[in-house]
Context: one part of a larger RNA
RNA sequence: GCCGGCGAGUUAUAGGCACUGGUAGGUUAAGGCACUUUGUGCUGAAGCCAUAGCGAAAGCGAGUCUGAAUAGGGCGAAUUAAUCAGUGGUUAUAGACCCGAACCCGGGUGAUCUAACCAUGUCCAGGAUGAAGCUUGGGUAACACCAAGUGGAGGUCCGCACCGACUGAUGUUGAAAAAUCAGCGGAUGAGGUGUGGUUAGGGGUGAAAUGCCAAUCGAACUCGGAGCUAGCUGGUUCUCCCCGAAAUGCGUUGAGGCGCAGCGGUGAAAGAAAAAAGUUUAGGGGUAAAGCACUGUUUCGGUGCGGGCUGCGAGAGCGGUACCAAAUCGUCGCAAACUCAGAAUACUAAACUGUAAAUUCACCAGUGAGACAGUGGGGGAUAAGCUUCAUUGUCGAAAGGGAAACAGCCCAGAUCCACAGCUAAGGCCCCAAAAUGACGGCUGAGUGGCAAAGGAGGUGAGAGUGCAGAAACAACCAGGAGGUUUGCCUAGAAGCAGCCACCCUUAAAAGAGUGCGUAAUAGCUCACUGGUCAAGCGCUCUUGCGCCGAAAAUGAAUGGGACUAAGCCGUCUGCCGAAGCUUGGAGACCUUUUUAGGUCGGUAGGGGAGCGUUCCGCACUAGGGUGAAGUUAAUACGGAAGUAUUGAUGGACGAAGCGGAAGUGAGAAUGUCGGC
Numbered sequence: 001g002c003c004g005g006c007g008a009g010u011u012a013u014a015g016g017c018a019c020u021g022g023u024a025g026g027u028u029a030a031g032g033c034a035c036u037u038u039g040u041g042c043u044g045a046a047g048c049c050a051u052a053g054c055g056a057a058a059g060c061g062a063g064u065c066u067g068a069a070u071a072g073g074g075c076g077a078a079u080u081a082a083u084c085a086g087u088g089g090u091u092a093u094a095g096a097c098c099c100g101a102a103c104c105c106g107g108g109u110g111a112u113c114u115a116a117c118c119a120u121g122u123c124c125a126g127g128a129u130g131a132a133g134c135u136u137g138g139g140u141a142a143c144a145c146c147a148a149g150u151g152g153a154g155g156u157c158c159g160c161a162c163c164g165a166c167u168g169a170u171g172u173u174g175a176a177a178a179a180u181c182a183g184c185g186g187a188u189g190a191g192g193u194g195u196g197g198u199u200a201g202g203g204g205u206g207a208a209a210u211g212c213c214a215a216u217c218g219a220a221c222u223c224g225g226a227g228c229u230a231g232c233u234g235g236u237u238c239u240c241c242c243c244g245a246a247a248u249g250c251g252u253u254g255a256g257g258c259g260c261a262g263c264g265g266u267g268a269a270a271g272a273a274a275a276a277a278g279u280u281u282a283g284g285g286g287u288a289a290a291g292c293a294c295u296g297u298u299u300c301g302g303u304g305c306g307g308g309c310u311g312c313g314a315g316a317g318c319g320g321u322a323c324c325a326a327a328u329c330g331u332c333g334c335a336a337a338c339u340c341a342g343a344a345u346a347c348u349a350a351a352c353u354g355u356a357a358a359u360u361c362a363c364c365a366g367u368g369a370g371a372c373a374g375u376g377g378g379g380g381a382u383a384a385g386c387u388u389c390a391u392u393g394u395c396g397a398a399a400g401g402g403a404a405a406c407a408g409c410c411c412a413g414a415u416c417c418a419c420a421g422c423u424a425a426g427g428c429c430c431c432a433a434a435a436u437g438a439c440g441g442c443u444g445a446g447u448g449g450c451a452a453a454g455g456a457g458g459u460g461a462g463a464g465u466g467c468a469g470a471a472a473c474a475a476c477c478a479g480g481a482g483g484u485u486u487g488c489c490u491a492g493a494a495g496c497a498g499c500c501a502c503c504c505u506u507a508a509a510a511g512a513g514u515g516c517g518u519a520a521u522a523g524c525u526c527a528c529u530g531g532u533c534a535a536g537c538g539c540u541c542u543u544g545c546g547c548c549g550a551a552a553a554u555g556a557a558u559g560g561g562a563c564u565a566a567g568c569c570g571u572c573u574g575c576c577g578a579a580g581c582u583u584g585g586a587g588a589c590c591u592u593u594u595u596a597g598g599u600c601g602g603u604a605g606g607g608g609a610g611c612g613u614u615c616c617g618c619a620c621u622a623g624g625g626u627g628a629a630g631u632u633a634a635u636a637c638g639g640a641a642g643u644a645u646u647g648a649u650g651g652a653c654g655a656a657g658c659g660g661a662a663g664u665g666a667g668a669a670u671g672u673c674g675g676c
Stems, first nucleotide, its partner, number of pairs: 001676006011094005017088007025049003031043005053060002063075004097235002100232001104225006115199009124189001126158003129154001133150006162186003166183005201217001203213003210219001238610006248261005262367002264364006277353007290339002295335003300330004306324002308321005370395010400411003415586004420582003426576003429561003435573001437572006448563001454548002458545010475532005481505003487499002511526001515524002587600005611665001613662006623653001630649008
């Protein structure tokens, strides 16, 4: 892991509720008697509920309490049903659906491991070093002192046994629940070790690491309290039918839990004035947009209180000002905490339409982690598949079609059957159902089939304006001059470094000069004019579709092939396309259109109806060696759980029916036991 067995809402008492039954007031409890298969019958009104309420109570009583009250008000009566059982669901108390702690407490068992200690034994190859003391010699007045020898000290040295455990490798389902290999430390000492003993868990022991106390130690092990408790995780077993949520508000030592409300179910009451929705009418508002009348903020201009600077004056004072600037006037703006005004929606109310609900009561819940999308806001960076509100939708709990694939997007809500039809979104060249459809345009970029600021004689459409057969625009030919090198400045400045001025003449026309150029001249060119040619040319704005801007990590994606339409815009006609709608058939539920109408997706959850298993009663039943149960296969039937028949196997029991009682249904619990 698989297969098989076992495996989880039980029982008692009590409360209110629903249904069923008895009685109309209901009912017995303990006890007693009888029979006895220990569970039936008969007794047993003590007690309980109801029959009257009100008041704290005394108490009064269809009333009573409050009160001075005969007032008013509160609770009652008038407004008439209970009670005892059984069954069901639920609540409370109990282990209370099942499994699951870490802990806490009590009584015991442990020092054969290990820590320390006590008693008594035992062990430490070999080598090295050479303390004190002593002896002899030297030496001294005598010591001291020196030398040689002797001697054999030491938590001394090197190094086996022994004890330890610093490094690396191997090992890591190991040979081993701590080892092996190669090195390493101590090795006469605070040494190692044998045997016997002592200390015990709120404790011992500890050269101290919270270490060790039998592979267990921030408090051993074992049994008991004990089925501790678990607002937590996991699991919780047959079928069909009807309805069908929530992820919100308030409170909470509250936030993944509870309580109340909201939203669901079931039953009843009440019943047609009330649901939702729509239309009309009547309302209040201060949002959007807007505005500047207030509060603030703010651009420019006019006037200019006051101030600065400044002139004159001894001062008083009289002036000037291209400075700042109050206030005021005009003018351009801004605002969630501004509003002179002010929508659409929404909300409230009434009338009408309108369908089948709304409302109240009782009982039973679940939910109280929501997600995304559109819209209006806050937070953030006008970031996030971000976060937090409001509002609507979908998912949640919703299948089907579309979006290549894709809970939350678009279309649409699946009772069942059909090789029938029509449509929605979306599509109609092939993959792949349906137009290689029609008409008018656009695009040439594979744009389509991601992207900005910005850039561009891409191209289509429109508007305006200027020039043009008295010849425009472009091209070519020719001219483009004189006063004059204007004046100034400058070394120079001659159209062309710079400053001022920018005139006059000849002319068809020609600037005191558009650019290049020179040291300065020169030179080239332009403006401007004539000629050649001959019909449109230039500029500005708006708009459609395109171009560039354009670099990401495995190989590359309009879904793909491919497409110049099979791309884009507009108009039109067809067709395809879903579990939608229709058609034909079938079923269930509800209903006062009953020959009919409506409904039937569904998680949590509520309600209803059934199937099957074991045992018991009717019942020593029907049946059964001419073959029971069980096993297995086939067939048939039913809306499902399931049921029946037949064959084979099996070898002794045992249905169906009507009732009753439960150890009553397994695929999941790192379930549990067994097998493989």

Description: This is a predicted structure of a 676-nucleotide part of an RNA (large-subunit ribosomal RNA, domain II) from Picocystis salinarum. It matches the Rfam family "Bacterial large subunit ribosomal RNA". Its mean pLDDT, the model's own confidence on a scale to 100, is 85.